[in-house]
RNA sequence: CACAGCCUUCGGGGUUUGGUGAGGUCGGCGAGUGAUGCCGGCCAAGUCCUGACCGGCGGUAGAGCCCGCGAGCGCCCGUGGCUUUCAUGGGGGCACGAUCCGGUGGGAUUCCGGAGCCGACGGUAGAGUCCGGAUGGGAGAAGGCGUGU
Numbered sequence: 001c002a003c004a005g006c007c008u009u010c011g012g013g014g015u016u017u018g019g020u021g022a023g024g025u026c027g028g029c030g031a032g033u034g035a036u037g038c039c040g041g042c043c044a045a046g047u048c049c050u051g052a053c054c055g056g057c058g059g060u061a062g063a064g065c066c067c068g069c070g071a072g073c074g075c076c077c078g079u080g081g082c083u084u085u086c087a088u089g090g091g092g093g094c095a096c097g098a099u100c101c102g103g104u105g106g107g108a109u110u111c112c113g114g115a116g117c118c119g120a121c122g123g124u125a126g127a128g129u130c131c132g133g134a135u136g137g138g139a140g141a142a143g144g145c146g147u148g149u
Base pairs, nucleotide, nucleotide: 001148002147003146005145006144007143008142009141010140015051018049019048023043024042025041026040027039028038029037052129053128054119055118056069057068058067059066064117065116072096074094075093076091077090078088079087080086099115100114101113102112103111121132122131123130
């Protein structure tokens, strides 16, 4: 320096704004077998409206929105069970989000300035930020052993 194989560690962030009030609760009124009901007070969503905030890994001029990968949901196959369905595991294929303008430069949808946009599934008052599957999985990163030169 290169490379079969093996091992270890690491490997995802985010609401301190205001409003609304589904619903709950307390009191009162009226009625009644009982209740629905009406009025008022209080509590009440980081799911709604408004504002705030966040951004896995590799590549490439430094990237959530360029290319690729992982994760997650769906479909297919296997296994188990209480078998129209549920749970679980591995593998394969398919599918799956979002950016423009100006500037600098040899080179940037990556930097600077400006204006935008996107974000699995289940739960719950409708969720990128809460809870859950997940003490899971994981692209990959660093180091070590080993082999070869």
Molecule: FMN riboswitch aptamer (RFN element)
Organism: uncultured Thermomicrobiales bacterium